[in-house]
RNA sequence: ACCCGAUAAAAGCAAACCAUAUGAAAAUAUGGGACGCAAAGCUUUAGGCCUAAACCGCUUUGUAUUGAGGCAGGGCAGCGAAGUUACCGGC
Numbered sequence: 001a002c003c004c005g006a007u008a009a010a011a012g013c014a015a016a017c018c019a020u021a022u023g024a025a026a027a028u029a030u031g032g033g034a035c036g037c038a039a040a041g042c043u044u045u046a047g048g049c050c051u052a053a054a055c056c057g058c059u060u061u062g063u064a065u066u067g068a069g070g071c072a073g074g075g076c077a078g079c080g081a082a083g084u085u086a087c088c089g090g091c
Stems, first nucleotide, its partner, number of pairs: 003090003012037002017032006035078001041084003045081001047079001048076003055070002058067001
């Protein structure tokens, strides 16, 4: 240096849920809280998943209104892959 995560040690992060705020929603942020995590540090670059406001056409309707459908340029890094950085130790 690469690889590995047994045994420790010192640290770290923070699920569900609750409160507040943002958002059309998915979800995110802050505070509390710990299910867990050897990268549960960072990065959407191709996959996968979630949402569908705007938009598209259909439907309803005298007109407006209504209803479902399609669609990411919106999200998920705690869905895996990939890239990159890193503590300790060496079964």
The RNA shown here (c-di-GMP-I riboswitch aptamer) has 91 nucleotides and comes from an uncultured Methylococcaceae bacterium. It was read from a public genome assembly, where an Rfam model found it. The model forms 95% of the base pairs in the Rfam consensus. The coordinates come from a structure-prediction model, not an experiment, and the mean pLDDT is 82.